[in-house]
């Protein structure tokens, strides 16, 4: 110096062949209980590592960039 891979709620990760983002832990409320755990309904919580591009529409494709990991030299 080249080259793969991996980046999505707090945390772990899904996400098909582009169609306006889920899940499991967790957390707040509220039911149960004598109180606690457990166990039950329900809420918030992410624009998807940063930019630009193509589309009518992008996590998705394309360029370019950062971080971490591997490999080559």
């Nucleotide at each position: 110096g080249c080259u793969g891979u991996u980046u999505u709620g707090g945390c772990u990760c899904a996400g098909u062949c582009g169609g306006u983002a889920g899940a499991g832990c967790g957390u707040c409320a509220c039911c149960u209980u004598g109180g606690u755990a457990a166990g039950g309904u329900g809420g918030a919580g992410g624009u998807c590592g940063g930019g630009g591009g193509u589309u009518c529409a992008a996590g998705u494709c394309c360029c370019c960039u950062a971080a971490a990991c591997a490999g080559c030299u």
Model confidence (mean pLDDT): 81 of 100. This is a predicted structure of a 73-nucleotide RNA (transfer RNA) from a Lachnospiraceae bacterium. Its Rfam family is "tRNA". The source organism's lineage runs through Bacteria, Bacillati, Bacillota, Lachnospirales and Lachnospiraceae.